RNA sequence: UUUGCCUCAGGGCAAACUCAUCGAAAGAUGAAUACGCAAAGCUAAAGGGGCUUCAGACACAAAAGUCAAUGCCAGCCAGCUACCAAA
Numbered sequence: 001u002u003u004g005c006c007u008c009a010g011g012g013c014a015a016a017c018u019c020a021u022c023g024a025a026a027g028a029u030g031a032a033u034a035c036g037c038a039a040a041g042c043u044a045a046a047g048g049g050g051c052u053u054c055a056g057a058c059a060c061a062a063a064a065g066u067c068a069a070u071g072c073c074a075g076c077c078a079g080c081u082a083c084c085a086a087a
Stems, first nucleotide, its partner, number of pairs: 001087004012037002018031005035075001041080003047077002049073003056067003
């Protein structure tokens, strides 16, 4: 540096459901669990993509509605770093 399904050791992480707390929501944290993961480690202030819509704008008699991140997702792509094994 490349590869790791067939592949070892120490092991690591933890989806969904449920419960609790926070939040307008998306979602987050904790408990419990084990769908999966060789980067499921870090980065949302490099970039693309996705989710939400409290405040705001439009519209309306009102409600429903439309737009819209500064909010969120790293277990979507990406960037950076790294253990073990083999070559």
Predicted 3D model of an 87-nucleotide RNA (c-di-GMP-I riboswitch aptamer). Model confidence (mean pLDDT): 80 of 100. Rfam family: c-di-GMP-I riboswitch aptamer. Rfam describes the family as follows. GEMM was predicted in a large-scale screen for bacterial structured RNA regulatory elements.